A computed fold for a 1651-nucleotide part of an RNA from a Bacteroidales bacterium, annotated as large-subunit ribosomal RNA, half A. It matches the Rfam family "Bacterial large subunit ribosomal RNA". Clan: LSU clan. Model confidence (mean pLDDT): 81 of 100.
[in-house]
Context: one part of a larger RNA
């Protein structure tokens, strides 16, 4: 290290709990709100941070009613208080009620800051105190008076109004009048008393519920949309006006003043369709129900009373349990109590009880309601109206034959002898009476109070929140958004000891029933971590497990059982997706919880059971009744069925068709319905997660682009334009030169900005930096504040750049659970069958739809194989004078070319073409005289199967297939290519061979056996069985790349064949000799003599034989040779073709192609023989489990039991039994503290899912039988969530400006003093703005935090700390911009806007020096000052709103003048200090040697002018001050602070360099020509006054408010998630070098970067 055991940590998962939600239901209420809401800020407590309550009367306050012993909330202690004279406490009424907030006196950045009146205080000023003051409507002459506003869940009802989506694309159309904006009510809105719906009958407002009906109908007649009459219910209700006509009231007109008329208002009448009213006559009559007002009664109503009935034993901590006895019930609902209670607590059932109040109900009273009829007359009955035209809306109705309704926009009636409607339209019946108007009830919803309930949930579950959650923590900002319950019956919450530096922790002890219940608290599981013991393990190769096994330990009931495991055997995880995965495809690190086919529907089908049956059944709804189920009615409203045919009218067991009494076609024979359960469909989000999108309402320019207003920045150096001056020059210009000027998108360069190269960083110091370089650096420059533009919108010196680390359309919330023919994943068992990757058609090709194949129920008696018979066919082959085509050769051969010829014709000729014909040859998928085998069709027989076969009918899944053999197409008779087609096999198949392999060969796994035969294939070892036998071959290790690479081609390999030649007349290889001669053959040629080329009947002669020459070779000859020939030699020699085995050809990148070792008369290669081995085959034996028959029992069923027979591989997929969780109902008068569930850990049972039991641990609940309902089973989803591992004690510790040493402590690399060192020093010093919000300072203290460590801290606890008339705001100003009474405009929300208010980054009265605290100072103290109001006094005499005019009031650049301080050099003065070995002391050095704000002066300048005003001068301000040296004492962290008091000079107001601020709104210049306003001043009106009012002026009184005021602030405190190498505006910013703020070294200060 490994398995294993036992104890541990760690974790928080189970169980049980529940305080807490979720879903129904009933019932109240149905709002709150200027009397000031809802929500919120601030405050309140003796101590008081948080929640609670309250409101400066502040965990309260008063009266009233209840209550009856404590009490001061959550919340404990301490303290101090209240209460029987009645507290807390509960219920009702009342007081107070700080500031915001509709918010309401202006204002405003909510919780602030500022006002006017009237009143108090005060002599006034200021400041406090109460009280009031907004705006719109409506009404009033006016004062005034009423109302409104805003919040608040749905639900309603206008006004706008989408997109995704569906239509498998998309535009009419859907989604859908959704979503959403908006207005506006109400407790409900809406609608509403017919110009209404029907149909020849009638009904009689409205709304809702069932039904009609998925009906009529709408509709790219596609998706879809989708009514009404009328039936049953459920409520239940009718009214008022305009007008006519009468009267009166006022305005106007008119007039014969007597009226008249118009209009407006007001009162009376008046209200309808078989028409009614009014007016006129006549009649009759005094009335009903309801309305609302008074009054008085009653019910009803808070807090709350009353309220039966037990005891003893036994265990135990404790009893409610158990046991024995016993009571009450109009109470046996529930909770609680130390376990499980009717009788113990609370409660129940039942009964009491009243205050405000009294919508309810009776009772009275008066009011309203209130007149009616006939007859005549013909006045009234609702106008820009009804209907039209044209566009659009809505009706279920998409323009459609479109009725009805609404109107944007143009006409435009009629008036009861009249008008509307009845689905174009028009006739005729009918039905109604518009253009005003109100209306309960039934219905719709639930934020809020109360009740009750659950086959709801039980802390990853119910809500986001069970727990101080809309909380913490994210974002600018709209919005987003968690985690986190349980000690115990009680704290009895560990006194006391001990170990330690301890108030960390643990160890006794002690409380407890228990402490392994100790607060990080019940159970306490897994992963992970480890401690011991047993056993293996150091030549070992390994999906790690399984068969088989020695050896060790340990138990043992001695039977055996457990634990490890030396060797050997076999052996590529799992899922998903694929034709195919171990693949090097995907998915999982691991462990625990959670995590995916549901729901609902009076939609539809099928099936199972059940009720009724030619019928079957009710729906909304009613009633009766229960705690709580539930039972009836609904005289069946309605639907299914009982009858069909037809387009229809219709007829009907028949009917259409038809001329038919014809045929024919659908029918007539076949029982249906309601309910519950299960299969699958639809409509719904429809099995779960997953887009990228699209729309719609709002957030967002604190980044980042333009833009506006309005402030500030740019060391330092060069260069030298215009112009000007002067000279010289011209007639006069021109032009020249010299100094002067001081321009410039001008030059170098720094702060700044930018971002060119690189390198470095890339799990960074940094979600864009860093070092070195680099580019701009007066400009189209940079930069602060404040503001403006918004998403298909803005900005954009234009990159599709930026628009909050997001951009070819931000972001957040909705529509939404869009859609997704696409990818993943979808969770116990067993038992039966078991596919498919075709085919037609598809905007289809990875998706459907129909068929095909599978499964299940019914049916069916049929199928399959064989064998005989018996038939139709045109493939294979074959054939072609038997067609079509094509086809080598040859013969004939018409005819054309072409040549000769001829004046022309005729003719001859032929190295071309060639019809045809015929001879030999010979092809064809789209020839065919011809023609099988197979296979197919039909009979008839026989075997076999009984899961084979047909039809309905449920329910599917497939429609990517691949390999091989054969048969063909494409191809290259290429392919592990591709397309058919037969047939197997994989897919969906194990097992054996083929080293190793889906498809090859063998062979089809129900389970067990240490049994046997056998296929492929094998038998030398690996390996099981023959080095087996016989005959042959091969030498190449061929074999052994034979499924697994290979030809042409080569070669005296080597066997066996068949033919040919030579050969004892002597072959055939060797050796030995010859090999000649005409002639150098001719020709060419420089030669060419056998041998460059050409020619040649290459001829001849001499030989045994010898080419006019086979080859080498010369320039050329020559010269070597061979053919040929002779000896010699002695027996076989050559040569061709076919053949078996071998062989070269033959070549790839780590060493590898028998499976290794290895094998040769063989372990090879062929031929024969005999034997073994060899699979999950086959046999044998048990046994299990389906179907099938039989058989017994039972009822021929359903089951058990027996025997036969037969079967029992499986993906998608059907079917069929069961298993476990949870939860309910009824039984077990079930088990439980003598120990439930859960947890660990053995055993026994079941095919199995699981069951049972035993011991520990737990410490309060669970089972078991039969049913029943499901939030019902996990390994994967780059699954959520938690929790724990690897990597790994590895990376890193965030600027390399550096540390080192005494000292204290328990502990020191670090922190503090102190001493050295060493960095920054235009910063790494210092002061102020924005941010930030207590980080300041003191003390304690050290768990976390600080990238270590800590004594240290910007952490933790506790306590303190910020002081302003002058500094900033605000109480006085305006800029951009914002709000906005009036107006404008827009469906609506709003959008704009003179006037007016807001709005600094501009404008504008006034304070300095020293000193003082741990922490604050221009704020306190001291000294000295200055400014605005008020009073009083004196003195002058005019003041003044508004107007007006003028100041206020403004650019850039540049250069010159004056002139401090700082700060340098010298020169003095005071004082102090000073030498390492020595000297110097007339030297050296340290520090001091000062002084503001105001006042007074008014020079030089400036300035039109009122003034203004440097610099010098005087006051301010001279002190025993500062500074030194000594020091009594106090304190100390031992460094030091503070310091009474002595002492000491009674220290310059020196020069010279230098510039900065001011003078200064100056001055030159230059073009781009550079806020506003308040305030001040002049002028003097209205007006006010001279008795003196206001104003000025001087003294002297008296005032002077609210806000910030600490702390960082180039940074550890802002912004960048961090104590983060970034980033952040303004000011000062020394000394040496130097042009400089560059740069280098250093002052003052400040640091040494947290390992």
């Nucleotide at each position: 290290a490994g398995c294993g055991a036992a104890c541990g940590g760690g974790g928080g998962a189970u169980g049980c709990c529940u305080a807490g939600g979720c879903u129904u239901c009933c019932g109240g209420a149905a709002g709150c709100g200027a009397g000031g809401a809802a929500g919120g800020a601030c405050g309140u407590g003796g101590u008081a941070a948080g929640c609670u309550g309250c409101g400066a009367a502040a965990a309260g306050c008063u009266c009233c009613g209840g209550g009856g012993a404590u009490c001061u909330g959550c919340a404990a202690a301490c303290a101090g208080g209240a209460a029987c004279u009645g507290a807390u406490c509960c219920g009702g009424a009342g007081a107070u009620g700080u500031c915001c907030g509709a918010a309401u006196g202006g204002g405003g950045a909510a919780a602030c800051c500022c006002g006017g009146c009237g009143g108090g205080u005060u002599g006034a000023a200021g400041g406090c105190c109460c009280g009031u003051c907004g705006c719109c409507a409506u009404c009033g002459a006016g004062a005034g008076a009423u109302g409104g506003a805003g919040c608040g869940u749905a639900c309603g009802c206008a006004g706008g109004g989408a997109a995704c989506u569906g239509a498998a694309a998309c535009a009419u159309c859907u989604u859908a009048g959704u979503a959403c904006c908006u207005g506006c009510a109400g407790g409900a809105a809406g609608a509403g008393a017919a110009a209404g719906a029907a149909a020849u009958a009638u009904c009689g407002a409205u709304u809702c519920c069932c039904a009609a009906a998925g009906u009529a109908g709408u509709g790219g007649c596609g998706a879809u949309c989708g009514a009404a009459a009328u039936g049953g219910g459920a409520a239940g209700a009718g009214c008022c006006u305009a007008a006519a006509c009468c009267g009166u009231u006022u305005u106007c007109g008119u007039u014969a003043c007597g009226g008249c008329g118009a209009g407006a208002g007001c009162g009376g009448g008046g209200u309808u369709g078989u028409a009614g009213g009014a007016c006129c006559a006549c009649c009759u009559g005094c009335c009903a129900a309801g309305a609302g007002c008074a009054u008085g009664u009653c019910a009803g109503g808070a807090a709350c009373c009353g309220g039966a009935a037990c005891c003893g034993u036994c265990u135990g901590g404790a009893a409610a349990g158990u046991c024995g006895g016993u009571c009450c019930g109009c109470a046996g609902a529930g909770g609680g109590u130390g376990a499980a209670a009717g009788g113990c607590c609370c409660g129940u059932a039942c009964g009491g009880g009243u205050a405000a109040c009294g919508a309810g109900a009776c009772a009275u009273g008066g009011u309203c309601g209130a007149a009616g009829g006939u007859g005549g007359c013909a006045c009234c009955u609702g106008a820009g109206u009804a209907g039209g035209g044209c566009g659009g809306g809505a009706c279920a109705c998409g323009u459609g034959g479109a009725a009805u309704c609404c109107u944007g926009u143009c006409u435009g009636a009629a008036u009861c002898c009249g008008c509307g409607g009845c689905g174009a339209c028009c006739a005729u019946g009918c039905c109604g009476c518009a253009a005003g108007g109100c209306u309960a009830a039934a219905u719709a919803u639930a934020a809020c109070c109360g009740g009750a309930a659950g086959a709801c949930c039980g802390a990853u579950a119910g809500u986001g929140g069970a727990c101080c959650a809309g909380u913490a923590c994210c974002g600018u900002g709209a919005g987003g958004g968690a985690a986190a319950g349980g000690u115990g019956g009680g704290a009895a919450g560990c006194a006391c000891c001990c170990c330690g530096a301890a108030c960390a922790g643990g160890g006794g002890a002690g409380u407890g029933a228990a402490a392994g219940a100790g607060a990080a608290c019940c159970u306490g599981a897994a992963a992970c971590c480890g401690u011991u013991c047993g056993u293996u393990u150091a030549c070992a190769a390994g999906c790690g497990g399984u068969c088989g096994g020695a050896g060790c330990a340990c138990c043992u009931u001695c039977g055996g059982g457990u634990g490890c495991g030396a060797c050997g055997g076999c052996g590529u995880g799992c899922c998903u997706u694929u034709u195919g995965g171990a693949u090097a495809a995907u998915g999982a690190g691991c462990c625990u919880a959670c995590g995916a086919g549901u729901u609902g529907c009076g939609u539809c089908u099928c099936g199972a059971u059940g009720g009724c049956g030619a019928g079957g059944u009710u729906a909304a709804g009613g009633c009766c009744u229960u705690c709580a189920g539930g039972g009836c009615c609904g005289u069946a409203a309605g639907c299914c069925g009982c009858a069909g045919c037809g387009a229809g009218a219709g007829c009907g067991a028949g009917u259409c068709u038809g001329a038919a009494c014809a045929g024919g076609g659908c029918g007539u024979u076949c029982a249906g319905u309601c309910a519950u359960c299960g299969g699958g469909a639809g409509c719904a989000g429809a099995c779960g997660c997953g887009a990228a999108a699209c729309c719609u309402a709002g957030u967002g320019a604190u980044c980042u682009a333009c833009c506006c207003a309005u402030g500030g920045c740019c060391a330092g150096g060069g260069u030298g334009a215009a112009g000007g001056u002067g000279c010289c020059g011209u007639a006069a210009c021109a032009g020249g030169c010299a100094c002067u000027g001081g321009a410039g998108g001008c030059c170098c360069g720094a702060a700044c900005c930018a971002g060119u190269u690189u390198c470095c960083g890339u799990u960074g110091a940094a979600a864009a930096g860093g070092g070195c370089u680099u580019g701009g650096a007066u400009g189209a420059g940079c930069u602060g504040u404040g503001g403006g533009u918004a998403g298909g919108a803005g900005u954009g010196a234009a990159a599709g750049g930026c628009c909050a680390a997001u951009c070819a359309a931000a972001c957040u919330g909705g529509g939404a659970g869009a859609u997704a023919g696409c990818u993943c994943g979808u969770a116990c068992u067993c038992c039966c069958c078991g596919a498919a990757a075709u085919g037609u058609c598809u905007u289809u090709a990875g998706g459907g739809a129909c068929a095909g194949c599978c499964u299940c129920g019914g049916u069916u008696a049929u199928g399959a194989u064989u064998g005989c018979g018996u038939g139709a066919g045109g493939u294979a082959g074959a054939g072609c004078u038997a067609c079509u085509g094509a086809u080598a050769g040859g013969a004939a051969a018409a005819g054309a070319g072409g040549g000769c010829u001829u004046c022309a014709u005729c003719g001859c000729c032929u190295a071309u073409c060639g019809a045809u014909u015929u001879c030999u040859g010979a092809c064809a998928a789209a020839c065919u005289c011809c023609g099988a085998a197979u296979g197919c069709g039909c009979g008839c027989a026989a075997u076999u199967c009984a899961g084979a076969u047909u039809c309905c009918g449920g329910g599917a899944g497939u429609g990517a297939g691949u390999c091989g053999u054969c048969g063909g197409g494409u191809g290259c008779u290429a392919a592990u290519a591709u397309c058919c087609g037969u047939c197997g096999g994989c897919g969906a198949a194990a097992g054996g061979g083929u080293a190793a392999g889906a498809g090859c060969c063998c062979a089809g796994c129900c389970c067990u056996u240490c049994a046997g035969c056998u296929a492929a294939g094998g038998c030398c070892c690996c390996g099981a069985a023959g080095c087996a036998c016989a005959g042959u071959u091969u030498a190449a290790g061929u074999u052994g790349a034979g499924a697994c690479g290979a030809a042409a081609c080569g070669a005296a390999g080597u066997g066996a064949c068949a033919c040919c030649g030579c050969u004892a007349a002597g072959a055939c290889a060797g050796c030995u000799a010859g090999g000649a001669u005409g002639u150098u053959a001719g020709c060419u040629u420089g030669g060419a003599a056998g041998c460059a080329g050409c020619u040649a009947u290459u001829c001849a002669u001499u030989c045994a034989a010898a080419g006019a020459g086979u080859g080498c070779g010369u320039a050329a000859c020559a010269g070597c040779u061979c053919a040929c020939u002779a000896g010699u030699c002695g027996a076989g020699c050559g040569g061709u073709g076919a053949u078996g085995c071998g062989u070269g050809g033959a070549u790839g990148a780590u060493g590898a192609a028998c499976g290794g070792g290895c094998a040769u008369a063989a372990a090879a290669a062929c031929u024969g023989u005999c034997g073994c081995c060899g699979a999950a085959g086959c046999u044998a034996a048990g046994g299990a489990c389906a179907c099938g028959c039989g058989g017994u029992a039972g009822a021929g069923g359903a089951u058990a039991c027996c025997g036969c027979g037969c079967g029992u591989g499986g993906u998608a997929g059907g079917g069929g039994a069961g298993c476990a969780u949870u939860c309910u109902g009824c039984a077990c008068a079930g088990c439980g503290u003598c120990g439930a569930a859960g947890g660990c850990a053995g055993g026994c049972c079941g095919u199995g899912a699981g069951g049972c039991g035993u011991g520990c641990u737990g410490g309060a609940g669970c089972g078991u039988g039969c049913a029943g309902a499901a939030a019902a089973g996990a390994a994967a989803a780059u699954g959520u969530a938690g929790g724990c591992a690897u990597g790994a004690g590895u990376a890193a510790c965030g600027a390399u400006a550096a540390u080192g040493g005494a000292u204290a402590u328990a502990g020191a690399a670090a922190g503090a003093u102190c001493c050295a060192c060493a960095c920054c020093g235009a910063a790494a010093a210092c002061c102020c703005c924005a941010g930030g919000u207590u980080u300041c300072c003191u003390g304690a203290a050290c768990a976390a935090c600080g990238u270590u460590a800590a004594a240290c801290g910007g952490a933790u606890c506790a306590g303190g700390g910020u002081u302003a008339g002058u500094c900033g705001g605000g109480g006085a100003c305006u800029a951009a911009g914002g709000a906005g009474c009036a107006g404008c405009c827009g469906a609506g929300a709003g959008g704009c806007g003179a006037a007016u208010c807001c709005g600094a980054u501009g404008g504008c009265a006034a304070a300095c020096c020293g000193g003082u605290u741990a922490a604050u100072a221009u704020u306190c103290c001291g000294g000295u000052a200055c400014c605005c109001g008020c009073c009083a006094u004196a003195c002058a005499g005019g003041a003044u709103a508004g107007a007006u005019c003028g100041a206020g009031a403004c650019c850039g650049a540049g250069g010159a003048g004056u002139g401090a301080c700082a700060c340098u050099g010298c020169c003095g003065c005071g004082u102090c200090c000073u030498g390492a070995c020595g000297g110097a002391a007339u030297a050296g050095g340290g520090c001091g040697u000062u002084g503001a704000a105001g006042g007074c002066c008014g020079u030089a300048g400036g300035g039109a002018g009122a003034c203004u005003g440097a610099a010098a001068g005087c006051c301010g301000a001279c002190a025993g001050u500062a500074c030194c040296g000594g020091g009594c004492g106090u304190c100390u962290u031992c460094g030091g602070a503070c310091a009474a008091c002595c002492g000491g000079a009674c220290a310059g107001c020196g020069c010279a360099g230098g510039u900065a601020a001011g003078c200064a709104g100056a001055c030159u210049u230059g073009c781009a020509a550079g806020a506003a306003a308040a305030u001040c001043g002049a002028u003097g009106u209205a007006u006010c006054g001279u008795c003196a009012a206001g104003c000025g002026u001087a003294u002297g009184g008296g005032g002077g408010c609210c806000c910030g005021u600490a702390c960082c602030g180039u940074a550890a405190a802002c912004c960048g998630a961090c104590a983060c190498a970034g980033g952040u505006g303004g000011g000062u910013g020394a000394g040496g070098a130097g042009a400089g703020a560059a740069u280098c070294c250093u002052a003052a200060g400040g640091u040494g970067c947290u390992c």